[in-house]
RNA sequence: GGGCGUUUAGCUCAGCGGGAGAGCGCGUGCUUCACACGCACGAUGUCGUAGGUUCAAUCCCUACAACGCCCA
Numbered sequence: 001g002g003g004c005g006u007u008u009a010g011c012u013c014a015g016c017g018g019g020a021g022a023g024c025g026c027g028u029g030c031u032u033c034a035c036a037c038g039c040a041c042g043a044u045g046u047c048g049u050a051g052g053u054u055c056a057a058u059c060c061c062u063a064c065a066a067c068g069c070c071c072a
Base pairs, nucleotide, nucleotide: 001071002070003069004068005067006066007065010024011023012022013021018055026042027041028040029039030038048064049063050062051061052060
């Protein structure tokens, strides 16, 4: 220098045009002498950044950034 992949909650990941979600974790309460387990309720996201397409973008297109892989 060229090609490809990934970027979504604190962590691991789904979601691929029209409600942002799961598990674990976290908080409060119940339970217990206490802890753990269990149960109930709850909080948390500029969906990497910017622009474009669209009535509407996490999702499609372009550029850039970070990380990783391959080729040279």
RNAcentral holds the sequence, with entries from ENA. Predicted 3D model of a 72-nucleotide RNA (transfer RNA) from a Kofleriaceae bacterium. Its mean pLDDT, the model's own confidence on a scale to 100, is 82. The organism belongs to Kofleriaceae, within Bacteria. Its Rfam family is "tRNA". By type it is a transfer RNA.